Source information
RNAcentral holds the full RNA, with entries from ENA. Large-subunit ribosomal RNA, domain I from a Candidatus Aminicenantales bacterium, 592 nucleotides, folded computationally. The prediction has a mean pLDDT of 81.

Context: one part of a larger RNA
RNA sequence: AGCAUACGGGGGAUGCCUUGGUGCAGGAAGGCGACGAAGGACGUGGCCAGCUGCGAUAAGCUUCGGGAAGUCGUUAAACAGACUUUGAUCCGGAGAUAUCCGAAUGGGGAAACCCAGCGGGGUAAACCCUCGUUAUCCUCACCUGAAUCCAUAGGGUGAGGAAGCAAACCCAGGGAAGUGAACCAUCUCAGUACCUGGAGGAAAAGAAAGCAACCGCGAUUCCCUCAGUAGCGGCGAGCGAAAGGGGAUCAGCCUAAACCGCAUACAUGUAAGCUCGGGCGCGUUGUGUAUGCGGGGUCGUGGGACUUGACGGGACCCCGGCUCGACGGGGUCGAAGAGUUAAAAAAGUUAAUCUUAGCCGAAUACUUUGGAAAGAGUAACCGGAGAAGGUGAUAGUCCUGUAGGCGAAAAGAUUAACUCUCUUGGUCAGGUUCCCAAGUACCACGGGACACGUGGAAUCUUGUGGGAAUUCAGGAGGACCAUCUCCUAAGGCUAAAUACUCACCUGCAACCGAUAGUGAACUAGUACCGUGAGGGAAAGGUGAAAAGAACCCCUGUUAGGGGAGUGAAAUAGUACCUGAAACCGUAUGCUU
Numbered sequence: 001a002g003c004a005u006a007c008g009g010g011g012g013a014u015g016c017c018u019u020g021g022u023g024c025a026g027g028a029a030g031g032c033g034a035c036g037a038a039g040g041a042c043g044u045g046g047c048c049a050g051c052u053g054c055g056a057u058a059a060g061c062u063u064c065g066g067g068a069a070g071u072c073g074u075u076a077a078a079c080a081g082a083c084u085u086u087g088a089u090c091c092g093g094a095g096a097u098a099u100c101c102g103a104a105u106g107g108g109g110a111a112a113c114c115c116a117g118c119g120g121g122g123u124a125a126a127c128c129c130u131c132g133u134u135a136u137c138c139u140c141a142c143c144u145g146a147a148u149c150c151a152u153a154g155g156g157u158g159a160g161g162a163a164g165c166a167a168a169c170c171c172a173g174g175g176a177a178g179u180g181a182a183c184c185a186u187c188u189c190a191g192u193a194c195c196u197g198g199a200g201g202a203a204a205a206g207a208a209a210g211c212a213a214c215c216g217c218g219a220u221u222c223c224c225u226c227a228g229u230a231g232c233g234g235c236g237a238g239c240g241a242a243a244g245g246g247g248a249u250c251a252g253c254c255u256a257a258a259c260c261g262c263a264u265a266c267a268u269g270u271a272a273g274c275u276c277g278g279g280c281g282c283g284u285u286g287u288g289u290a291u292g293c294g295g296g297g298u299c300g301u302g303g304g305a306c307u308u309g310a311c312g313g314g315a316c317c318c319c320g321g322c323u324c325g326a327c328g329g330g331g332u333c334g335a336a337g338a339g340u341u342a343a344a345a346a347a348g349u350u351a352a353u354c355u356u357a358g359c360c361g362a363a364u365a366c367u368u369u370g371g372a373a374a375g376a377g378u379a380a381c382c383g384g385a386g387a388a389g390g391u392g393a394u395a396g397u398c399c400u401g402u403a404g405g406c407g408a409a410a411a412g413a414u415u416a417a418c419u420c421u422c423u424u425g426g427u428c429a430g431g432u433u434c435c436c437a438a439g440u441a442c443c444a445c446g447g448g449a450c451a452c453g454u455g456g457a458a459u460c461u462u463g464u465g466g467g468a469a470u471u472c473a474g475g476a477g478g479a480c481c482a483u484c485u486c487c488u489a490a491g492g493c494u495a496a497a498u499a500c501u502c503a504c505c506u507g508c509a510a511c512c513g514a515u516a517g518u519g520a521a522c523u524a525g526u527a528c529c530g531u532g533a534g535g536g537a538a539a540g541g542u543g544a545a546a547a548g549a550a551c552c553c554c555u556g557u558u559a560g561g562g563g564a565g566u567g568a569a570a571u572a573g574u575a576c577c578u579g580a581a582a583c584c585g586u587a588u589g590c591u592u
Base pairs, nucleotide, nucleotide: 001591002590003589004588005587006586007585008584009583015577016541017540020512021511022509023508024507025506026505027504029501030500031165032164039101040100041099042055043054044053046079049075050074051073061095062094063093064092065091066090070083071082072081106115107114108113116134117133118132119131120130121129122128136162137161138160139159140158141157142156143155144154169200170198171197172196173195174194180187184234210217211216221248222247223246224245225244231239232238252493253492254491255437259295260294261293262292263291264290265289266288267287268286273282274281275326276325277324278323279322280321300471302436303435304434306431307430308429309428310427311426314333315332316331317330318329319328320327335424336423337422338421339420347419348418349417350416351415352414353413354412355411356410358406359405360404364379365378366377367376368375380397381396382386388400389399390398442466443465444464445463446462447461448460449459452478473488474487475486476485477484528535529534548576551563552562553561554560
């Protein structure tokens, strides 16, 4: 020196564990904010560094409920001092306080700072302190008010609103490239990523100028299918429907116009007129245009207006100059219907259910092994409860619970009823004048969207230019024309079925188990790095219980160790469960 055996050191693999994660299901919620948010800075404890809580009333204040004997959060034990059956700590509802920054909003600013005006208070007065207020924009109302007479611009006051943040989902305006095409340019990726604006608990869409095919359907949305079909495509790569069928859910409505009335303005203009008939009366009343308001009206077997006729009509009151009658209009009550979810929009009462604290809740003993019984043995019991977790090893009957029941002073949610509010007076037949959404439809050129790349290219949309019709009308049925069929554009509203999950509650898992699972099981978006945007860790386990080793000894020693003691165990001693390998030793044997 090598090999072997034994015993150690070192190291932290492995096994076991789980406070933390991951995914999903159901419920509930779907917003917060000038009444100052989200997020922070700085403070705040008897002693206080971090975390947590809170805000100069500062680990808290008031009140109303719950609850019960201890309590003063945590790392983290002690000391000091307090509170508490006159009910504390703790849990929940409603309030109060809530520094400074931050949309930040009196002005400024290098966020958490600096400096003001006005009004009130303190003072004899001032400095100063203190309370309140003072940003901008929009809408409405009012007051003022130029050039410039009226007016307008501008200025001011008051009231209301907006702003900023937030995970995804939604709509709209913009809009790539890497890539694929084995290159690449049309094409693809993709109307994706990303940017911007806007909204809601959903959004968007939506009551046919639709499909279909000679049969018919009857708003929209979503799912399954149709179907990788018909098609599109340097006919390459690739892209890719719809009708129809089956389901989920179902809900329909309001304007514009014609016509009538009123008001205002302007123009014109004088015996026309004032609902009709008879009588009496009135005298700036008429007509046209524009705007506003009210009535009317809303459709495709076309509808409506106007006019003529027929049928029908709940009661009462008022008006149309007066009176009688008719006619028309309005109001109140009744009847019918509807309503806080659209078609119009507020609010209250009562009841039920639920949410935000909680409460009740069955049933076992002995022996034995052991440090410890829940194990084993023997004998019992409960079960609407043998889910689960804990307890010194494996517990239906020890604890928390579980099945099953019960519970709210206060706040909130949902549903129902009532109060309440609102709406509804027509139907049929005939007639002909009137109306039925215009720089629109449509056409041309240039684009875009449609599964559809210009193609035979319909349909939708529109930058430029042209430019209709009004029911004997107009649009569509994939160029175009005819026939036939379907529908009625150029105004608007609309629940449900659908999408999503930052945060909350409950539960589950052939999900992970500390190099895994979130980056983060622990002071984690921390330490640390970077001017900054940003990047971004490592780090869990004594024991059932600290019983965490009194006392003695070695030593320079608060290091380390040897005894003693605790404990079932100390080779479980805080560098602590188990304790692999590399690596380093000690002892013995063999070989050289």